This is a predicted complex of two RNAs, RNase P RNA and transfer RNA, with 473 nucleotides together. Rfam match: Bacterial RNase P class A. Clan: RNaseP clan. Its mean pLDDT, the model's own confidence on a scale to 100, is 75.
[in-house]
RNA sequence: GGCUGGCCGGGCGACCGCGUCGUACCCCUCACGGGAGUGCGCCGAGGAAGGUCCGGGCUCCACAGGGCGAGGUGGUGGCUAACAGCCACCCGGGGCAACCCGCGGGACAGUGCCACAGAAAGCAGACCGCCUCCCCCACUGCUGGUCAGCGGGAGAGGUAAGGGUGAAACGGUGGUGCAAGAGACCACCAGCGUUCCGGGCGACCGGAACGGCUCGGUAAACCCCACCUGGAGCAAGAUCAAGAAGCUCGGCGCCCACGGGCGCAGGGCGCGUGCACGUUCGAGGGCUGCCCGCCCGAGUGCACGGGUAGAUCGCUGGAGGCGACCGGCAACGGUCGUCCUAGAUGGAUGGUCGCCACGCUUCGGCGUACAGAACCCGGCCUACAGGCCAGCCCAU
RNA sequence: GCCCCCGUAGCUCAGCUGGAUAGAGCGGCGGCCUUCUAAUCCGCGGGUCACAGGUUCGAAUCCUGUCGGGGGCGCCA
Numbered sequence: 001g002g003c004u005g006g007c008c009g010g011g012c013g014a015c016c017g018c019g020u021c022g023u024a025c026c027c028c029u030c031a032c033g034g035g036a037g038u039g040c041g042c043c044g045a046g047g048a049a050g051g052u053c054c055g056g057g058c059u060c061c062a063c064a065g066g067g068c069g070a071g072g073u074g075g076u077g078g079c080u081a082a083c084a085g086c087c088a089c090c091c092g093g094g095g096c097a098a099c100c101c102g103c104g105g106g107a108c109a110g111u112g113c114c115a116c117a118g119a120a121a122g123c124a125g126a127c128c129g130c131c132u133c134c135c136c137c138a139c140u141g142c143u144g145g146u147c148a149g150c151g152g153g154a155g156a157g158g159u160a161a162g163g164g165u166g167a168a169a170c171g172g173u174g175g176u177g178c179a180a181g182a183g184a185c186c187a188c189c190a191g192c193g194u195u196c197c198g199g200g201c202g203a204c205c206g207g208a209a210c211g212g213c214u215c216g217g218u219a220a221a222c223c224c225c226a227c228c229u230g231g232a233g234c235a236a237g238a239u240c241a242a243g244a245a246g247c248u249c250g251g252c253g254c255c256c257a258c259g260g261g262c263g264c265a266g267g268g269c270g271c272g273u274g275c276a277c278g279u280u281c282g283a284g285g286g287c288u289g290c291c292c293g294c295c296c297g298a299g300u301g302c303a304c305g306g307g308u309a310g311a312u313c314g315c316u317g318g319a320g321g322c323g324a325c326c327g328g329c330a331a332c333g334g335u336c337g338u339c340c341u342a343g344a345u346g347g348a349u350g351g352u353c354g355c356c357a358c359g360c361u362u363c364g365g366c367g368u369a370c371a372g373a374a375c376c377c378g379g380c381c382u383a384c385a386g387g388c389c390a391g392c393c394c395a396u
Numbered sequence: 397g398c399c400c401c402c403g404u405a406g407c408u409c410a411g412c413u414g415g416a417u418a419g420a421g422c423g424g425c426g427g428c429c430u431u432c433u434a435a436u437c438c439g440c441g442g443g444u445c446a447c448a449g450g451u452u453c454g455a456a457u458c459c460u461g462u463c464g465g466g467g468g469c470g471c472c473a
Base pairs, nucleotide, nucleotide: 001393002392003391004390005389006388007387008386010356011355012354013353014352015351016350018044019043021041022040023039024038025037027035028034029033046370050381051380053379054378055377056376057375058233059232060231061230065292066291067290068289070229071228072227073226074225075089076088077087078086079085090104091102092101093100094099105224106223110222111221112218113217114216127163128162129159130158131157132156133155135153136152137151139149140148141147142145171189172188173187174186175185176184190214192211193210194209195208196207197206198205199204237313238312239311240310246269247268248267249266251264252263253262254261255260271305272304273303274302275301276300277299284296285295286294287293306472307471320339321338322337323336324335325334326333327332357368358367359366360365397469398468399467400466401465402464403463406422407421408420409419415453424440425439426438427437446462447461448460449459450458
């Protein structure tokens, strides 16, 4: 100078205050028991409680399945309740190194796309250039021609080395070869495929022989392959209470044209209105995408309006923390010992003072990060003032 | 707790099956016209495509993670 891992995240005291629980006193009640108040005691936010991105527990949905589809995961082996997480390793990339990063299966199953530029961008192609042949023109030579040489132009053909374009151009270097060239051929190198040998549980690694010589990228485009996945969520779910518009039951009282009506207090059931579809010719619902199949089935859907948003349970001790030993490289697992207390619901966990610590300061003081449980747990990601510890690398 | 949508110029929006200078309308500025103003006409400026990282030759667009904003879902059912 850097890399990695772990930990803390203001401390102590006094006073006042808040919440759950326990307990004492007092009050109400005939009592069981319940309620209100006061006092005392114990406990009372986090590493992320956050984002809600994954996974599981738990609860409910009448679990009958099959096919198609949809979504997710994606090197290998392991850990785990499970995971998209973690550990170890492999491969690729970066770094002098410690170490870091990787949505890391398949592009000879198929389809699509690759703008502009460029000759050509996927059944590759031919602008300039190079070479051969033929024709025409001009010049030079002498052997005077259907000649030779040189230059220019038009055409036919060969070529893929060189130029130029691009993110990407059908291997690279050297040689042989050829009219000029070219894996056309040769040597070496890079890469691919097949077979075999050795190592590893495996991903893969090392090596040998042969082959055609070379075959672009993109799947965070469709897709293919392998594996996994029922849905909803504590507003899950259970019990009780209340309420509105009404309906109904019996009782009492009044009136009556003897059919009944009205009022009072009470019990029970219980939102109402409209439209559409439907009750065995089956609406609709469940198997939470669709079809078949199976099951339930008398209500269902939409619109408008109304009422209530209360209590108890679920609710917190759990895949829990710490220590020792054992197994394992590790993640993790096993045994033993020990420790524990948020559980609220317009939602408590705070405030003041003193001392100390740290930071800023105009020396008076001021401030103390990010942020706050809401069923619980394992992860991921994100935010975070300041500080501590350990290991490792490079340079001197 | 569960789910969905949006973020592009000062404002309202296109563009989102990738293709190179990111557009339109209104608004703004300047000019023309007019005695002056408005309207018309002509011209101009204005963008970290919310942010960061990745895939790709190439990203406003595809993927992932953040940030901000908005909306829906309770019971009687």